[in-house]
């Protein structure tokens, strides 16, 4: 003074996934889904159709895959821009659902540690 691992605390990220209670449950908060009239959709479909989620669709490859290569659209510590850089999944429902007041129903997890530059806002905290 580098460089690499490891474990702690602070403080952060993805993502609704958090606080509270006299707490085996409850609440409030936030997220989802079903669910009229209107209006939209129009007889087709088992070669189904549908939902959460950024994760959608092209091409290579295979008998079929695994797999590559791209690509809508995502994400990185307030927040804008440039470059670069990562993700671009996996699950449910079960034959059935358009949107949608009243109105019902569910979830509230899981898994991680961050680039660089230039710019520009708000607070905090020692110091004078």
């Nucleotide at each position: 003074c580098g460089u690499a691992a490891a474990c702690u605390a602070u403080c952060g990220c993805u993502g609704a996934g958090u606080u509270c209670c006299a707490a085996u449950g409850g609440a409030a908060g936030c997220g989802g889904a079903g669910g009229a009239c209107c209006c939209a959709a129009g007889u087709a479909a088992u070669u189904g159709g549908g939902g959460u989620g950024a994760a959608u669709c092209g091409c290579c490859g295979u008998u079929a895959g695994a797999g590559g290569c791209g690509u809508a659209g995502g994400g990185g510590u307030g927040c804008c821009u440039a470059c670069a850089u990562c993700c671009g999944a996996a699950c449910c429902c079960g034959u059935c659902a358009g949107c949608u007041a009243a109105c019902u129903c569910c979830g509230u997890a899981a898994g991680c540690g961050c680039g660089u530059a230039g710019g520009u806002a708000u607070g905090u905290g020692c110091g004078g």
Source information:
The RNA shown here (c-di-AMP riboswitch aptamer (ydaO/yuaA leader)) has 128 nucleotides and comes from Paenalicyclobacillus ferrooxydans. Taxonomically the source falls in Paenalicyclobacillus (Bacteria, Bacillati, Bacilli, Alicyclobacillaceae). Its mean pLDDT, the model's own confidence on a scale to 100, is 78.